[in-house]
Small-subunit ribosomal RNA, 5' domain from an uncultured bacterium, 493 nucleotides, folded computationally. Model confidence (mean pLDDT): 87 of 100.
Context: one part of a larger RNA
């Protein structure tokens, strides 16, 4: 000097930040991911009807984002620079072409049965942008035969002919929109590979059987011992393998003249985790936090047969701890999901609340005022000091208080729409009125006397003070420093 700090004393106001560093302990309660009726049949409500509204179910998209934490990880995890002639990509954008003919189901619903519940079974009916079959093939993909181009070994690209194979929802609202199918390209996103870089330990010296390589099969979006059969015996290591410890990495932060050292809170990028361990499914995409299955621990309900749960989301609770906040308001803005839209959802986010936790700003009055008042303290008893300090006179009104007015943030396009908030800000009113403490005074180090105490009580960062005149303990007066803070402790430079 710095801090996500804590503790002690003290505390007027505002702005901007910031706030479980410990138990990745446990878990009441509420909320945190829905939306589409312009995909579909049904049901309900209103209505005389037309029609409108609501919706459990089927279906679509989303739920892989956003939010949280740092357990694990010493690793291509991260950073940086490259490579993929070895890859994928829903929604979005550009371009080309197309959507023909049919079919059978399953929920809902009705009925019935079982169960305490969670839930489940049977029978019957039904729609679709759900599912299936056939057709067409601009194209795509595969095979064969040709032509051309490129490169870095395996090879890649363009193109001609023949053959095989491969689509769709003409659906909805309605009269021009939204969608569907195939293909090429783009954008953005991801996957894989590699060089280099960044902890400690030799009181860890040898490590390794899918281990290193090859041929072949499988698998993947894709290369690859990724996996398997066979074959060979390799591969790594004092330039530190293997083991042990510690740790998310980075942009950055702190310090320092720099070089460097230490750290990695908030914010941003990447990675990893979601009670513990394992597994796949769905999907364009999965560590699938608020999905599924199995096992375990814990916990809740039970009619004892059986079921339910997972805050390292936002609040809140409990435990632990020196220590860290509200079970708040709003979708008005920004952004996200769905929707043609209106809109709905959004503890993301925007705000407010609490905490001097930090930084910054402001105030607690200004000028005059000596007979240097009273009081206090000291004294050589003359006086000195507190001290222009107070009183007193004149003035001002920041801030707090009161009254009145009152935003921007909100709009492409007329209206409407603001949580914050009657907030910020402006004007006026009264009145010095509402507002100062903390640490220190032996040397280092700025600031001294008196009394008390008597190696006691105590102080102390180091040196050291205290055993009867203590500037070092305690109190008082005085003084020094900083100031809504001041000290102490901890940690880093």
């Nucleotide at each position: 000097g710095a801090c996500g700090a804590a503790c002690g004393c003290u505390u007027g106001c505002g702005g901007c930040g910031u706030g479980c560093c410990u138990a990745a302990g446990a878990a009441a309660u509420g909320c945190a991911a829905g939306u589409c009726g312009a995909g579909c049949g049904g049901g309900g409500c209103a209505g005389c009807a037309a029609u409108g509204c609501c919706u459990a179910g089927c279906g679509g998209c989303g739920a892989a984002c956003g939010g949280u934490c740092g357990c694990g990880u010493a690793a291509c995890a991260c950073g940086u620079a490259g490579g993929c002639a070895a890859c994928c990509u829903g929604c979005c954008c550009g371009a080309a072409a197309g959507a023909c003919c049919g079919g059978g189901a399953c929920a809902a619903c009705a009925u019935u049965c079982c169960g305490a519940a969670a839930g489940g079974g049977g029978u019957g009916c039904u729609a679709a942008u759900a599912c299936c079959g056939g057709a067409u093939g601009u194209g795509g993909c595969c095979a064969g035969c040709g032509g051309g181009a490129g490169a870095c070994a395996u090879c890649u690209c363009c193109u001609g002919c023949u053959g095989a194979u491969u689509a769709a929802a003409u659906c909805a609202c309605u009269u021009g929109u939204g969608g569907c199918u195939u293909u090429c390209g783009g954008a953005g996103g991801g996957g894989c590979c590699u060089g280099c870089g960044g902890c400690c330990u030799a009181u860890c010296a040898g490590c390794u059987a899918g281990a290193u390589g090859g041929c072949g099969g499988g698998g993947u979006a894709a290369c690859g011992g990724c996996u398997c059969a066979c074959c060979a015996u390799g591969g790594c290591g004092a330039c530190g393998a293997c083991g042990a410890g510690u740790a998310g990495c980075u942009g950055g932060u702190c310090u320092g003249a720099g070089a460097g050292g230490a750290c990695g809170a908030u914010c941003a990028g990447c990675c990893g985790g979601a009670c513990u361990g394992g597994g796949a499914c769905u999907g364009a995409g999965a560590u699938a936090c608020g999905g599924c299955c199995c096992a375990g621990a814990c916990u809740c309900c039970u009619a004892c047969g059986g079921g339910g749960g997972g805050c390292a989301g936002c609040a809140a609770u409990u435990a632990g701890g020196a220590a860290u906040c509200u079970u708040g308001c709003g979708c008005a803005a920004u952004g996200g999901g769905c929707g043609a839209a209106a809109g709905c959802c959004u503890g993301a986010c925007g705000c407010a609340g609490c905490g001097a936790c930090g930084c910054c700003g402001c105030g607690u009055g200004g000028a005059g005022g000596a007979u240097g008042a009273c009081g206090g303290c000291c004294u050589u008893c003359g006086g000195g000091u507190u001290g222009u300090a107070a009183a007193c006179u004149c003035c001002u009104u920041u801030u707090a208080g009161g009254u009145g007015g009152g935003a921007a943030g909100a709009a492409a396009a007329a209206a409407a729409u603001g949580a914050c908030g009657g907030u910020a800000c402006c004007a006026c009113c009264a009145g010095a009125a509402u507002a100062a403490g903390c640490c220190c005074c032996g040397g280092c180090u700025a600031a001294c006397u008196a009394c008390g105490u008597g190696c006691c009580a105590g102080c102390a960062g180091c040196c050291g003070c205290g055993g009867u005149a203590a500037u070092a303990c305690g109190u008082a007066g005085g003084g020094g420093g900083c100031g809504a803070g001041c000290g102490u402790u901890g940690u880093c430079c």
It matches the Rfam family "Bacterial small subunit ribosomal RNA". The RNAcentral record of the full RNA draws on ENA and SILVA.